Model confidence (mean pLDDT): 76 of 100. c-di-AMP riboswitch aptamer (ydaO/yuaA leader) from an uncultured cyanobacterium, 136 nucleotides, folded computationally. It matches the Rfam family "c-di-AMP riboswitch aptamer (ydaO/yuaA leader)". Rfam describes the family as follows. This family represents a conserved RNA structure found upstream of the ydaO and yuaA genes in Bacillus subtilis and related genes in other bacteria. Of the family's consensus pairs, 96% are formed in the model. The sequence was found by an Rfam model in a public genome assembly.
């Protein structure tokens, strides 16, 4: 000096997932205020036949191909979504999962009710614009 781990503080990123009070040394509980989601009328929408279930959070859906050809599993592509003061556009990289109700739920005013996690990192560029801070 370089790497790689572990804590702790700050800074930022994906995500709805963050702040305050009671409040004390801290944990846990409770309340409240943002933020998020679900269920729930009139109107509206659906209303058959087969088949064999239907729904939901979520960017995460559809295809093809190959393999043990069934469950899986691989490999491309793609709807769709991220990327560092901020917004837009072009490029260029990633991602395109998991999970949950449990035969049951269109929409949806009043109304009820539920969640606030987890998870990472050296910062991609360029171009138009905007706004901070801080030094002269």
């Nucleotide at each position: 000096g370089g790497c790689a781990g572990u804590a702790u503080c700050a800074u930022g990123c994906c995500g709805a997932a963050u702040c305050u009070u009671u409040a004390u040394a801290c944990c846990a509980a409770a309340a409240g205020a943002g933020c998020g989601g679900a269920g729930g009328a009139c109107c509206c929408a659906u209303c058959u036949c087969c088949c064999a279930g239907g729904g939901g959070u979520g960017a995460a859906u559809a295809c093809g191909g190959c393999g043990c050809c069934g469950u899986c599993g691989c490999c491309g592509u793609u709807a769709g979504g991220g990327a560092u003061c901020c917004a837009u556009u072009u490029c260029c990289c990633c991602c395109g999962a998991a999970c949950c109700c449990g035969u049951c739920a269109g929409c949806u005013a009043a109304c009820u009710u539920c969640g606030c996690a987890g998870g990472c990192a050296a910062a991609g560029a360029a171009a138009u614009g905007g706004a901070u801070a801080g030094u002269g």